Annotation:
Predicted 3D model of a 75-nucleotide RNA (c-di-GMP-I riboswitch aptamer) from Sulfurimonas sp. Taxonomically the source falls in Sulfurimonas (Bacteria, Epsilonproteobacteria, Campylobacterales, Sulfurimonadaceae). Its mean pLDDT, the model's own confidence on a scale to 100, is 87. The sequence was found by an Rfam model in a public genome assembly.

[in-house]
RNA sequence: AUUAGAAAAAGCCAACCUUGUUGCGAAGCAAGUACGGAAAGUCAUGGGUCUCUCGCAGAUCGCCAGGCUGCCUAU
Numbered sequence: 001a002u003u004a005g006a007a008a009a010a011g012c013c014a015a016c017c018u019u020g021u022u023g024c025g026a027a028g029c030a031a032g033u034a035c036g037g038a039a040a041g042u043c044a045u046g047g048g049u050c051u052c053u054c055g056c057a058g059a060u061c062g063c064c065a066g067g068c069u070g071c072c073u074a075u
Base pairs, nucleotide, nucleotide: 003074004073005072012037013036017032018031019030020029021028022027035062041068042067043066045065046064047063048060049059050058051057052055
C1' cells in the first nucleotide's frame, strides 16, 4: 500500500422519543436517551422518497449506489 474483518483493545456516532429553538414546510440545530452502525465520517454526483412560494427552489447520506478520507487487527 491492497484486501478483508469487528474476535480483542482503545475509541467514535446516535434511531425512536422528550424538551427548547429555526423554518411556510419537508426537516435542521442543541441537551437528555440508545434502536442500532466497521465508516451511522464527509460530499446532494446519479437514482429514490419527501416539502413548498412549483423553480436552474429546498429536505433526506441512519434509503440505494458512487467519490474522497479514517482507528484497530489479520493478510